The prediction has a mean pLDDT of 88. Small-subunit ribosomal RNA, central domain from an uncultured bacterium, 349 nucleotides, folded computationally. Its Rfam family is "Bacterial small subunit ribosomal RNA". The full RNA is in RNAcentral, with records from ENA, Greengenes and SILVA.
[in-house]
Context: one part of a larger RNA
RNA sequence: CUGGGUGUAAAGGGCGUGUAGGCGGAGAUGCAAGUUAGGAGUGAAAUCUAUGGGCUUAACCCAUAAACUGCAUUUGAAACUGUAUCUCUUGAGUGUCGGAGAGGUAGACGGAAUUCCUAGUGUAGCGGUGAAAUGCGUAGAUAUUAGGAGGAACACCAGUGGCGAAGGCGGUCUACUGGACGAUAACUGACGUUGAGGCUCGAAAGCGUGGGGAGCAAACAGGAUUAGAUACCCUGGUAGUCCACGCCGUAAACGAUGAAUACUAGGUGUUGGGGAGCAAAGCUCUUCGGUGCCGCCGCAAACGCAUUAAGUAUUCCACCUGGGGAGUACGUUCGCAAGAAUGAAACUC
Numbered sequence: 001c002u003g004g005g006u007g008u009a010a011a012g013g014g015c016g017u018g019u020a021g022g023c024g025g026a027g028a029u030g031c032a033a034g035u036u037a038g039g040a041g042u043g044a045a046a047u048c049u050a051u052g053g054g055c056u057u058a059a060c061c062c063a064u065a066a067a068c069u070g071c072a073u074u075u076g077a078a079a080c081u082g083u084a085u086c087u088c089u090u091g092a093g094u095g096u097c098g099g100a101g102a103g104g105u106a107g108a109c110g111g112a113a114u115u116c117c118u119a120g121u122g123u124a125g126c127g128g129u130g131a132a133a134u135g136c137g138u139a140g141a142u143a144u145u146a147g148g149a150g151g152a153a154c155a156c157c158a159g160u161g162g163c164g165a166a167g168g169c170g171g172u173c174u175a176c177u178g179g180a181c182g183a184u185a186a187c188u189g190a191c192g193u194u195g196a197g198g199c200u201c202g203a204a205a206g207c208g209u210g211g212g213g214a215g216c217a218a219a220c221a222g223g224a225u226u227a228g229a230u231a232c233c234c235u236g237g238u239a240g241u242c243c244a245c246g247c248c249g250u251a252a253a254c255g256a257u258g259a260a261u262a263c264u265a266g267g268u269g270u271u272g273g274g275g276a277g278c279a280a281a282g283c284u285c286u287u288c289g290g291u292g293c294c295g296c297c298g299c300a301a302a303c304g305c306a307u308u309a310a311g312u313a314u315u316c317c318a319c320c321u322g323g324g325g326a327g328u329a330c331g332u333u334c335g336c337a338a339g340a341a342u343g344a345a346a347c348u349c
Base pairs, nucleotide, nucleotide: 003321004320005319006318007303008302012317014201016199017198021194022193023192025088026087027086028085029084030083031082033081034080035077036076037075038074039073041071042070049065050064051063052062053061054060091191092188093187094186095184096183097182098181103177104176105175106174107173108172109171110154115149116148117147118146119145120144121143125136126135162169163168206247207246208245209244210243211242215241216240220236221235222234223233258316259315260314261313262312263311266294267293268292269291270290271289272288273287274286275285276284277283278282298305299304322349323348324347331342332341333340334339
């Protein structure tokens, strides 16, 4: 390389968008590049294979045939692929109507709670734990009432509910805005699919500049525990957590399951639409889109998966090839740095 694989054994890119490339719906006609049939040319000899023969045999040698599966050329074929033209509507998209949604960005507003400040009441404790202590408190704490300040997060609703490509998104209202879905069948007429590179997005932590800082809380300090305790528990507490702008680009970024299309028993929930029937709130049947559970066939080493496949097939991409060394070294690219990406070998079992 091939083959075989990628839920859990090694292996699906974190997610999109899209370039080149690969693959690609139905009908008609032409061409003949691929494809295919025939002809003729060439395909040196030796070798190989078959048959026969020569050395006593064999190796070896000789003859004949076959073969050399190839190449260019010529005459045909036209199903398939390709290509050119014309056409179609089922794939795809547009239009119209309709409802659902924590989808995104910005602004405004709200109540509960924690903390702090001021004032009142009030007096000796509060807090914390397995038990304590550090800590706070007669300079009046804790508790309680009233007023004020400030930041962060939005109880109930809330649901294997919804939305988003993924990361993710949850108080209320407003503005702007993306996508999906159902119905319809008016329009375009294959415009599709996948996608190496490229580009965009990308939790948390971290970094830069400037703000902000209530609570929580790495580091740090103290008190305990303990043989020790650089921990678990307690009292404090700084970065950080929050905002704006700019970096970083990684996660068990998980469904540990790439994307797309078609096909292949059912049952039962739930969610968003449509249609029909019954006698109205309701019920029944049916049909599209999502999201769960159970379960045949089939698959699987088993666990399990099972129309949301890990089944049956096709197309394209990514990745794997014994363990360690090692996601290391070196080089390169990116980054302010931290580091990220790419990514070996010796040696060893």